Predicted 3D model of a 475-nucleotide part of an RNA (small-subunit ribosomal RNA, 3' major domain) from a metagenome.

Context: one part of a larger RNA
């Protein structure tokens, strides 16, 4: 100088405390571990591994495993043969092996041939490796942390490592800002510029939009440019004004205001730390493999299951369940694509196909919310697990091993032990919607909207930071 103290001051944070709802119990999904397997590919392990990499293992994907092949996939170069391409039989699970048929174009030509372009075959170099080393490494990530801190010229001080400066009084969400000072600038950080959402004004009205006028089953259709919306340019918040406190920043409070002292939300992550994390996104040094740790197919396998654990779904009921009526988003995808009326199926679908490259047509019903009716406390008309049958749908193909729907079947579960986790406002809760991977396959994740709380007295006390100070036998 740092670490570090069950030293001490000062501050913050859903860190406790006030709340509100889970997790821990049950059944199911999923992921991990340890089993068990020919193989159950490989990583990732306190916070910061575990619904993570995997935005989607039936084959593929696949890297693993058993088995059957090949030595070569791309590019060059020599040399030979045949244009090229099309198509058949035997053999195999295929991948391959083997054998045959069809066919001759283009350019030059001295009519023998010769070129280009493709193919195949042989050699030469070379070529592959998801094979080891993330403790060789680039790049890309996570954490402490959106925490306020982390540094440097020059000067001064100190033999010196070093210190000042950045420490002090106040202030702030902030090394924010102001006063003081051997220190006086600067940088990278914070803030602001960016994006989105509240409020307004203007310009443009189509496919959107409807006040007043017509018309209509419907903004349908004339017409209308007001409102909604949509996108483009501004306006708008600046402690800017008022009071109070005060030297000064700043604070409290208060007017106007759609909005008030960072509005709200996001994007943005300083020097650094963890020899974090990936060589299995890519590049890459090194070292291994080369008839093979490469490559190619057909099965399998990552989907096992005595069991522990992490993370979700759906419940255990009446603030509910079931039935029957009625309402009101917002965001998004769509031509190998959504697919409307309409007919047929109890349904999951099926026929057809209108209309859409989309403010136009389509998914597309929004659910809960409400009204009415029923159940009346029970393992129940709660609960749906699990198995039977018989289908639907995709795709070569649902056995291992897909979703889904129709009938039966009706398990466990009557609010969860020790512990634990999340959230402070348009959030917790709770409810539906979309969409990316995607042939099919979402309780997973990422958006969207809708209805919609309670609590914060307060900082002793747990955990993690920040600043100064102190002690140390530690560096």
């Nucleotide at each position: 100088u740092g670490a570090c103290g069950g030293g001490g001051g000062c501050c913050c944070g859903c860190a406790c405390a006030a709340g509100c709802g889970g997790u821990g119990g049950a059944g199911c999904a999923u992921g991990u571990g340890g089993u068990u397997u020919a193989a159950u590919u490989c990583g990732a392990c306190g916070c910061u591994a575990c619904g993570c990499g995997c935005a989607g293992a039936a084959c593929c994907u696949u890297a693993c495993c058993u088995g059957g092949g090949c030595u070569a996939a791309a590019u060059c170069c020599a040399u030979u043969c045949g244009a090229a391409u099309c198509u058949g039989g035997c053999u195999g699970a295929a991948a391959g092996g083997u054998u045959g048929g069809a066919g001759u174009g283009c350019c030059c030509u001295u009519c023998g041939g010769g070129g280009a372009a493709u193919g195949a075959a042989u050699g030469a170099g070379a070529a592959g490796g998801u094979g080891c080393u993330g403790c060789a490494u680039a790049g890309c990530u996570g954490u402490c942390g959106u925490c306020a801190g982390c540094u440097c010229g020059u000067g001064u001080c100190g033999u010196g490592a070093g210190a000042u400066g950045u420490u002090g009084g106040g202030u702030u969400a902030a090394g924010u800002c102001c006063c003081g000072c051997a220190a006086c600038g600067a940088g990278c950080g914070c803030a602001a510029c960016c994006c989105u959402u509240a409020u307004c004004g203007u310009c443009u009205g189509u496919u959107g939009c409807c006040a007043g006028c017509a018309u209509u089953a419907a903004g349908u259709u004339g017409g209308g440019a007001a409102c909604u919306c949509a996108g483009g340019c501004g306006a708008g918040a600046c402690u800017g004004c008022c009071g109070g406190u005060c030297u000064a920043a700043a604070c409290c409070g208060g007017a106007g205001g759609a909005a008030g002292g960072u509005g709200g939300g996001g994007a943005u992550g300083a020097c650094g730390u963890c020899a974090a994390g990936u060589c299995c996104u890519c590049a890459u040094g090194g070292c291994c493999c080369u008839u093979a740790u490469g490559u190619c197919c057909a099965g399998g396998g990552c989907u096992a299951c005595a069991c522990a654990c992490g993370u979700g779904c759906u419940a255990c009921a009446a603030u509910g369940g079931c039935g029957a009526g009625u309402a009101c988003a917002a965001a998004g995808a769509g031509u190998u694509g959504c697919g409307a009326g309409a007919c047929c199926g109890c349904g999951a679908g099926g026929u057809g196909g209108a209309g859409c490259u989309a403010a136009u047509c389509u998914c597309a019903a929004a659910a809960a919310a409400c009204u009415c009716g029923u159940c009346u406390c029970a393992g129940u008309u709660c609960g749906g697990a699990u198995u039977g049958a018989a289908g639907u749908c995709u795709g070569c193909a649902a056995c291992u091993c897909g979703a889904c729907u129709u009938c039966a079947u009706g398990a466990a579960g009557c609010u969860g032990g020790a512990a634990u986790c999340g959230c402070u406002a348009g959030u917790a809760a709770u409810c539906g919607g979309a969409g990316a991977u995607c042939a099919g396959c979402a309780c997973g994740c990422u958006c969207c909207g809708g209805u919609g709380a309670a609590u914060a007295c307060g900082u002793u006390c747990c955990c993690g930071g920040g600043c100064c100070u102190u002690g140390u036998a530690c560096a």

It matches the Rfam family "Bacterial small subunit ribosomal RNA". Its mean pLDDT, the model's own confidence on a scale to 100, is 83. The RNAcentral record of the full RNA draws on SILVA.